Model confidence (mean pLDDT): 84 of 100. Predicted 3D model of a 94-nucleotide RNA (c-di-GMP-I-GGC riboswitch aptamer) from an uncultured Anaerolineales bacterium.
RNA sequence: UUCGAGAAGGGCAAACCCGGUGAAAACCGGGGACGCAAAGCCAUGGGUCUGUAGCCCGGGAGAAAUCCGGGCCAUGAUCGCCAGGCUACCGAAG
Numbered sequence: 001u002u003c004g005a006g007a008a009g010g011g012c013a014a015a016c017c018c019g020g021u022g023a024a025a026a027c028c029g030g031g032g033a034c035g036c037a038a039a040g041c042c043a044u045g046g047g048u049c050u051g052u053a054g055c056c057c058g059g060g061a062g063a064a065a066u067c068c069g070g071g072c073c074a075u076g077a078u079c080g081c082c083a084g085g086c087u088a089c090c091g092a093a094g
Base pairs, nucleotide, nucleotide: 001093002092003091004090011036012035016031017030018029019028020027021026034080040086041085042084044083045082046081047078048077049076054072055071056070057069058068059067
């Protein structure tokens, strides 16, 4: 530097369940293992998810506020979607 084997010591933990946080996506703790050689870290680019607030459209009511339905929208979430960046154990080959 490249690679990951029917090696060794280990590591992480999807779905689901329980408790908690949150409007939600989702996250945290415990249990649990589908998988993972960076499933370690960083939301930088793309994707995806959510849709509070905001904006727009329609409706009802009306003095107004409030209400109902739909659409747009990230600053929210995801690194176990992809790319990129940083760091790293063991082993093999060079």